The RNA shown here (Bacterial RNase P class A) has 313 nucleotides and comes from a Cytophagaceae bacterium. The RNAcentral record of the sequence draws on ENA. NCBI's taxonomy places the organism under Bacteria, Pseudomonadati, Bacteroidota, Cytophagia, Cytophagaceae. The gene name in the source record is rnpB.

RNA sequence: CGAGCAGGCCGCCCUGUCGCUUUGGCGUGAGCCAAAGAGGAAAGUCCGGGCACCAUAGGGAUGCAUAGCGGCUAACGGCCGUCAUCCGCCACCGGCGGAUAGGACAAGUGCAGCAGAAAGGAUGUACGGGUAAUGCCGUAGUGAAAUCAGGUAAACUCUAUGCGGUGCAAUGUCAUGUAUAGUGGCGCUUGAGCGUUCCCGCGCGAUGCCACAGGGUAGACAGAUCGAGCCAGUGAGCAAUUGCUGGCCUAGAUAAAUGAUGGGGGUUCGCCACCGGCGGAUACAGAACCCGGCUUAUAGGCCUGCUUUUUUA
Numbered sequence: 001c002g003a004g005c006a007g008g009c010c011g012c013c014c015u016g017u018c019g020c021u022u023u024g025g026c027g028u029g030a031g032c033c034a035a036a037g038a039g040g041a042a043a044g045u046c047c048g049g050g051c052a053c054c055a056u057a058g059g060g061a062u063g064c065a066u067a068g069c070g071g072c073u074a075a076c077g078g079c080c081g082u083c084a085u086c087c088g089c090c091a092c093c094g095g096c097g098g099a100u101a102g103g104a105c106a107a108g109u110g111c112a113g114c115a116g117a118a119a120g121g122a123u124g125u126a127c128g129g130g131u132a133a134u135g136c137c138g139u140a141g142u143g144a145a146a147u148c149a150g151g152u153a154a155a156c157u158c159u160a161u162g163c164g165g166u167g168c169a170a171u172g173u174c175a176u177g178u179a180u181a182g183u184g185g186c187g188c189u190u191g192a193g194c195g196u197u198c199c200c201g202c203g204c205g206a207u208g209c210c211a212c213a214g215g216g217u218a219g220a221c222a223g224a225u226c227g228a229g230c231c232a233g234u235g236a237g238c239a240a241u242u243g244c245u246g247g248c249c250u251a252g253a254u255a256a257a258u259g260a261u262g263g264g265g266g267u268u269c270g271c272c273a274c275c276g277g278c279g280g281a282u283a284c285a286g287a288a289c290c291c292g293g294c295u296u297a298u299a300g301g302c303c304u305g306c307u308u309u310u311u312u313a
Base pairs, nucleotide, nucleotide: 002308003307004306005305006304007303008302009301010300012265013264014263015262016261017260018259020037021036022035023034024033025032026031039284043295044294046293047292048291049290050289051167052166053165054164058200059199060198061197063163064162065161066160067159068082069081070080071079072078083102084100085099086098087097088096089095090094103158104157108156109155110152111151125140126139127138128137129136171222172221173220174219182212183211184210185209186208193204194203195202229248230247231246232245233244234243235242236241266282267281268280269279270278271277272276
């Protein structure tokens, strides 16, 4: 210097004009001015929580999820540490890296290639011994295993732990409008139906419930962005993580703003062709109640650690 593996970070930059959203200020008003305006994944909606409503969530059944040990956390199926097993490399005292659906087969049931007489309720092989008789005893042979607490749970199952349901179109307030009407069925305290699997229980329940066919609304505000928040320093801890101090406010739309276009500069490709010029490209992708994770997509660049070929010294 190159290559491989593992991990982390950035992910085009500056600026003019016009336009859009929000907030603040000014203006009687039309409007004007200023500030701010997507991401590491905003994605998939997979897991966990906050929050809201329904018994502030009860008992049982079913079902689902997780699974060495310890820790972190609001919580987790996530993360960290560690043990065991397996794999790879170095090289064998061992070290480094990676993977793991790593509880239980001593409750029961099921399943199992080859070899073998036989793989489980023995249709008990050969030889030898023993007996009145019999796998009654020994040896041989096959096999990982031959009546032995054999293997297998990403087989049923068992054990332990956890899980109520629905999602911000939750939910609350205000405004506008309308049909407590019509038809059919069910029910009216001997209770239809609702509380999103079933039973019990509890609560609601007659201006009821289901279906059909219709009438009306199509707005505003709250929830909603100050939060398990971000940055810097420092302490504890192997680490995940966390304590303290100081500073900061960093999108909030609702059919949905974050766009269009010009200039300059990076990076890179091609051509002309050589102190340069011309042209092209510049990833994946875009908030929608909010967080913590996981997974997937991602041109190009940078950094760290380990291993190593060749060359040079």